Context: one part of a larger RNA
């Protein structure tokens, strides 16, 4: 000088931080990923009206459920594993992927077959399963067709240590799905069919982003760990992957690493920082940031552009729970909150108004992400707790050589202020896009429709909050503790006590006059805090 602290005393307001460091112990309860009807087939109910009382209508093609896309691989948590290309840095990839985005070219014909949702049954306590029949689609599954493009063969120039691609030629092969708006000029037809815009869809090239993969170097502790290694260390041949490669595998040679520390234990996420420190260094790695790993324990794949996936999936363990004992659910290291553990860590809150994220043509819907209150002197800034006059130096207390001296301009006393608390009034910025409304310009287009693109206007929209600010009212009123005072070290006198009781960071105090124990009085340091303890330097 420092803290993600704790404890002891004591506590007036704000303001921006931070807040289970231990049990990666176990977790009641709510929430934390869904959205699309402009992909698709379905489809209510309560309520309202009317009614021949049968129902009809309307709600409403709305809830809701099903298929499909798309997202869930972000975003939130944790540090248990890991001493390793994990990380930091500097590079490589002629050894590779990249959904969504941007930019450019082509295409977007033509057909079949199911199916879930429903229905009607079956089995079961439940979870659930199961027959049998119907139906769509941008859901599947064939044909056609290829500017590009992949595969395989021959392959110049050029680059290169090697290799491998490119130009270029033959053979092969691989595609798709529509959907909403508007319009009637051609001219095919009227839930159709053209057209034009617009959003997709498939092929592919270019870019961006965002990954894999491999190399130099670099940063613990022990030698009271010295020898390790058989897929080991290299080739060949296949095999697997988006992609080298013993990553696998068959065979073949017998190599590799190692006192410049292999190998083993043992500890630990790693950086950007961050605390000190004149610096070199030393420590350390909470918040916020880059990047890893893990989602109860332990394994595997599935799907997907992307996972071997925290709020998927399947096995296997331990564990809690529910049973009709036949069988079944479950995972807070998400935000809340309970229990336990510990010196010790907060609300089971409000809001999507703002930022960002996902669905969607948009409106819009999701979002404990985030943005806000709440708790706690946990820290770092600011502010109060009044100011100005006041001597008979009052009383009161200590003390006193008895004369006095200290509290001491402090108190009363007068004169004043109004921070701040309190109450009362007014009262913000964060809000501007989007869409929809009226408008103007451009643009595409047969078009005065209509779609895109600019752009103007005027309405809207706030969780915090009636919050911050402002201004008024009264009124000094509500607001000071804490720890020392023996030298180190700033501040001393009296009584108690009597090596007792105590006291100490070190040196030491205390055995009858103790500035060193306790208590008063005085005093000196910090002050809404002060002190002790731990931990680093």
């Nucleotide at each position: 000088a420092a803290c993600g602290a704790a404890c002891g005393c004591u506590g007036g307001c704000g303001g921006c931080a931070u807040g289970c460091c231990u049990a990666a112990c176990a977790c009641a309860u709510g929430c934390a990923a869904g959205u699309c009807g402009a992909a698709c087939g379905u489809g209510a109910a309560a309520g309202u009206a009317c009614u021949u009382c049968g129902g009809u209508a309307u709600g409403a093609g709305u809830a809701a459920a099903g298929u499909g896309g798309c997202g869930c691989a972000c975003g939130g948590g944790u540090g248990a594993g890991u001493a390793a290309c994990a990380c930091g840095u500097a590079g490589g990839u002629g050894a590779c992927c990249u959904g969504c985005c941007u930019a450019u070219u082509a295409a977007u014909g033509g057909g079949g077959a199911a199916u879930a949702a429903c229905c009607a049954g079956a089995a079961g306590a439940a979870a659930u399963u199961u027959u049998g029949g119907c139906u769509a689609a941008u859901a599947c599954c064939g044909c056609a067709u290829a500017c590009g493009a992949a595969g395989c063969a021959c392959a110049a120039a050029u680059c290169u240590u090697a290799g491998a691609g490119u130009a270029g030629u033959g053979c092969u092969u691989g595609a798709a799905a529509g959907g909403a708006u508007g319009c009637c000029u051609c001219u095919g037809u009227a839930u159709a069919u053209g057209c034009a815009u617009u959003c997709g869809u498939u092929a592919a090239u270019a870019g961006a982003u965002g990954g894999g993969c491999c190399u130099g170097c670099g940063g613990g502790a022990c030698a009271u760990u010295a020898g390790c290694u058989a897929g080991u260390u290299g080739g060949u041949g296949g095999g697997g992957u988006a992609a080298a490669g013993g990553c696998c595998u068959a065979c073949c040679a017998a190599g590799g690493c190692a006192a410049c520390g292999a190998u083993g234990u043992c500890u630990a996420u790693c950086c950007g920082g961050u605390c000190u420190g004149a610096g070199a260094g030393g420590a350390u790695g909470a918040u916020c940031g880059g990047a890893c790993a893990c989602a109860c324990u332990g394994g595997a794949a599935c799907u997907g552009a992307g996972a071997c996936a925290c709020g998927g999936u399947c096995c296997a363990g331990a564990c809690u729970c529910c049973u009709a004992c036949g069988g079944g659910a479950g995972g807070c290291a998400g935000c809340a909150g309970u229990g336990g553990g510990g010196a010790a860590u907060a609300u089971u809150g409000c809001g999507c108004a703002a930022u960002g994220g996902g669905g969607g043509a948009a409106a819009c819907c999701c979002u404990g992400a985030c943005g806000c209150a709440g708790c706690a002197a946990u820290g770092c800034c600011g502010c109060g707790u009044g100011a100005g006059u006041g001597a008979g130096g009052a009383a009161g207390g200590a003390u006193u050589u008895c004369g006095g001296u200290c509290u001491g301009u402090a108190a009363a006393g007068c004169u004043c202020u109004g921070u701040u608390a309190a109450u009362g009034u007014g009262g913000a910025a964060g809000a501007a896009u989007g869409a929809g409304a009226c408008g103007u310009g451009g643009u595409c287009u047969a078009a005065u429709a209509g779609g895109c693109c600019a752009u103007g206007u005027a309405a809207g929209u706030g969780a915090c909050g009636g919050u911050a600010c402002a201004c008024a009212u009264a009124g000094a009123g509500g607001a000071a503790g804490c720890a020392c005072c023996g030298g180190c070290u700033a501040a001393c006198u009296u009584c108690g006590u009597g090596c007792c009781a105590g006291c100490a960071g070190c040196c030491g105090c205390g055995g009858u006059a103790a500035u060193a124990c306790g208590a008063a009085g005085g005093g000196u340091g910090c002050a809404a805090g002060c002190g002790u303890u731990g931990u680093u330097c």
The part of an RNA shown here (small-subunit ribosomal RNA, 5' domain) has 537 nucleotides and comes from an uncultured bacterium. The RNAcentral record of the full RNA draws on ENA, Greengenes and SILVA.